This is a predicted structure of a 75-nucleotide RNA (transfer RNA) from a Bacteroidota bacterium. It matches the Rfam family "tRNA". About the family: Transfer RNA (tRNA) molecules are approximately 80 nucleotides in length. The family's RNA type in Rfam is transfer RNA. It was read from a public genome assembly.

């Protein structure tokens, strides 16, 4: 070149094509506390980009992008 597999908040990791992408860590704010940890309540943030197929797409297609991993060729 080619050929495969992944892309989801800051981090991880779910979501049978079907309500308003769920939990959990972490940031933040509050209660507690003599401080602070521990616990407990709350808030903010996320589906690589575009087009396509559906009543409905994170999810199916495709075409790029970025990561990983196989491989060929030339020097």
């Nucleotide at each position: 070149g080619c050929c495969c597999a992944u892309g989801u908040g800051g981090u991880g990791u779910a979501a049978u094509g079907g309500a308003u992408a769920g939990c959990a860590c972490u940031a933040c704010g509050g209660a507690u506390u003599u401080c602070g940890g521990c616990u407990c309540c709350g808030u903010c943030a996320g589906u690589c980009a575009g087009g396509g197929u559906u009543c409905g797409a994170g999810u199916c297609c495709u075409u790029g992008c970025a990561u990983g991993g196989g491989u060929a060729c030339c020097a």